This is a predicted structure of a 351-nucleotide part of an RNA (small-subunit ribosomal RNA, central domain) from Comamonas sp. RNAcentral holds the full RNA, with entries from ENA. Model confidence (mean pLDDT): 87 of 100.
Context: one part of a larger RNA
RNA sequence: CUGGGUUUAAGGCGUGCGCAGGCGGUUAUGUAAGACUGAGGUGAAAUCCCCGGGCUCAACCUGGGAACGGCCUUUGUGACUGCAUAACUGGAGUACUGUAGAGGGGGAUGGAAUUCCGCGUGUAGCAGUGAAAUGCGUAGAUAUGCGGAGGAACACCGAUGGCGAAAGCGAUCCCCUGGACCUGUACUGACGCUCAUGCACUAAAGCGUGAGGAGCAAACAGGAUUACAUACCCUGGUACUCUACGCCCUCCACGAUGUCAACUGUGUUGUUGUCGAAUGUAUCUUUCUCAGUAACGAAGCUAACGCGUGAAGUUGACCGCCUGGGGAGUACGGCCGCAAGGUUGAAACUC
Numbered sequence: 001c002u003g004g005g006u007u008u009a010a011g012g013c014g015u016g017c018g019c020a021g022g023c024g025g026u027u028a029u030g031u032a033a034g035a036c037u038g039a040g041g042u043g044a045a046a047u048c049c050c051c052g053g054g055c056u057c058a059a060c061c062u063g064g065g066a067a068c069g070g071c072c073u074u075u076g077u078g079a080c081u082g083c084a085u086a087a088c089u090g091g092a093g094u095a096c097u098g099u100a101g102a103g104g105g106g107g108a109u110g111g112a113a114u115u116c117c118g119c120g121u122g123u124a125g126c127a128g129u130g131a132a133a134u135g136c137g138u139a140g141a142u143a144u145g146c147g148g149a150g151g152a153a154c155a156c157c158g159a160u161g162g163c164g165a166a167a168g169c170g171a172u173c174c175c176c177u178g179g180a181c182c183u184g185u186a187c188u189g190a191c192g193c194u195c196a197u198g199c200a201c202u203a204a205a206g207c208g209u210g211a212g213g214a215g216c217a218a219a220c221a222g223g224a225u226u227a228c229a230u231a232c233c234c235u236g237g238u239a240c241u242c243u244a245c246g247c248c249c250u251c252c253a254c255g256a257u258g259u260c261a262a263c264u265g266u267g268u269u270g271u272u273g274u275c276g277a278a279u280g281u282a283u284c285u286u287u288c289u290c291a292g293u294a295a296c297g298a299a300g301c302u303a304a305c306g307c308g309u310g311a312a313g314u315u316g317a318c319c320g321c322c323u324g325g326g327g328a329g330u331a332c333g334g335c336c337g338c339a340a341g342g343u344u345g346a347a348a349c350u351c
Base pairs, nucleotide, nucleotide: 004322005321006320008304012319014201015200016199017198021194022193023192025088026087027086028085029084030083031082033081034080035077036076038074039073040072041071042070049065050064051063052062053061054060091191092188093187094186095185096184098181099180103177104176105175106174107173108172109171110154115149116148117147118146119145120144121143125136126135162169163168206247207246208245209244210243215241220236221235222234223233258318259317260316261315262314263313267296268295269294270293271292272291273290277286278285280284300307301306324351325350326349333344334343335342336341
């Protein structure tokens, strides 16, 4: 490189946008670059291969043929690809009427609870555990009543529910804003799909400079346990957790399943949104359309488990990735980063 693969054996980039590149709907006409076709030229000799010949054979030498897989010129063909022109509406998109939603950003407000502070009532314990002790408390704790401060998170509703590209998103209201979906009409007329490099986003932890700090809690301290106990348990407790701005860019970033499109029992049972229809009736029920989301299963596939119209079935387009285990996601170098480190990524050796 070819081939074969990529849920779980090695292997789908964490996710999207997107230039180049690759691929691309229907019809007509032209063209002839690709393509097919006939002819001509060239493709030195030697070598290789085939049939012969010569050294006693062979190596070796030698005659003829084939081949030299290629290139160039030219005659035609016009299905297919390309190109050009003209058109089309099914792909894609736009406008209008609606719908659902923890989608995103900002602001305001609220109640429950924990902690702390002040005052009152009140007296000897409280807290904690397997059992204890450290700890708190007669300088009046715990408990209880009233008032106040502050930070963080939003019980019930809540669901195999919803939204988002993924990470993720949950109190209420307001402002700004992205996307999706249904129905019907009109319009644009292939404007599309995928995407190396690139760009953007990316949980938690971590980093920088400020602000904040109730609870929780790495580190740390003490008490226990134990042979030891740098742990599990307990009492404390700093960073962190929150926030503004700027970095970091990783994960079991998982559906361990790349994106897009078509087709395959008008299968079964739910559920969310929705158009229309009918029925009873009171906002639900039944049927049905499209879009989403679950459970089960025909065919088929699979090493099996299982998947099964949301495929891991049957196909097409494009991209990423894999090639025995360890060494190793290490070393070295490059690039990025304030650092931590990230990314790209070997070999010796060994089994």